[in-house]
RNA sequence: CGGGAUGUGGCUCAGCCUGGCUAGAGCGCCGCGUUCGGGACGCGGAGACCGCGCGUUCAAAUCGCGCCAUCCCGA
Numbered sequence: 001c002g003g004g005a006u007g008u009g010g011c012u013c014a015g016c017c018u019g020g021c022u023a024g025a026g027c028g029c030c031g032c033g034u035u036c037g038g039g040a041c042g043c044g045g046a047g048a049c050c051g052c053g054c055g056u057u058c059a060a061a062u063c064g065c066g067c068c069a070u071c072c073c074g075a
Stems, first nucleotide, its partner, number of pairs: 001074007010027004020058001029045005051067005
């Protein structure tokens, strides 16, 4: 320098191709119940507006362009 993959709660991921409900799940966290207490179990709850910017559109996590970070391949 060229090509490719990935980036979404604290962690691991889905959703993106085909734009449209207030972005879901598991684990973790908080509270309550249960227990002598803990664990397990049950109930409830908080937490991300989607790597950054611009554009298209009535409407963008999703489409287009540029950039950034990590990883892989090539030179």